[in-house]
RNA sequence: ACAAUGCUCCGGGGUCGGUGAAAAUCCGAGCCGGCGGUGAAAGUCCGCGACCCGACUGGCCACGUGCUAGGCGGUUGAUUCGGUGAAAUUCCGAAACCGACGGUGAAAGUCCGGAUGGGAGGAGCAAUAA
Numbered sequence: 001a002c003a004a005u006g007c008u009c010c011g012g013g014g015u016c017g018g019u020g021a022a023a024a025u026c027c028g029a030g031c032c033g034g035c036g037g038u039g040a041a042a043g044u045c046c047g048c049g050a051c052c053c054g055a056c057u058g059g060c061c062a063c064g065u066g067c068u069a070g071g072c073g074g075u076u077g078a079u080u081c082g083g084u085g086a087a088a089u090u091c092c093g094a095a096a097c098c099g100a101c102g103g104u105g106a107a108a109g110u111c112c113g114g115a116u117g118g119g120a121g122g123a124g125c126a127a128u129a130a
Stems, first nucleotide, its partner, number of pairs: 005126006015029004030110002032099002034048004043097002052074003056070005079095005101113003
């Protein structure tokens, strides 16, 4: 140094117009893109996280098949063509596509909320052992 341990910090972006009684939700035109990986830079490849579902274990309990924490299991969207190159579904050119749950005077990736939360992971520090 690496690894393991503890602690600290960081850790998601985006709107205007039209119609209407009412829409940042419809229509038109825009805009946005978490983390690790990769023969070369990725919303669309591989994997992970978030949301949701389930049983299990622990805790709480106003014992209500209730609340809550944890790991585990499940679910989990979307790309092609051309070019360059040793190598690119990642770059360049063109044309596409996708986006949890709850709420709402009217249907939401973009507004509000759970969330001053969680989080893949990133950075730093500490002391210990070899």
A computed fold for a 130-nucleotide RNA from Pontimonas salivibrio, annotated as FMN riboswitch aptamer (RFN element). It matches the Rfam family "FMN riboswitch aptamer (RFN element)". Rfam describes the family as follows. The RFN element is a highly conserved domain that is found frequently in the 5'-untranslated regions of prokaryotic mRNAs that encode for flavin mononucleotide (FMN) biosynthesis and transport proteins. The RNAcentral record of the sequence draws on Rfam.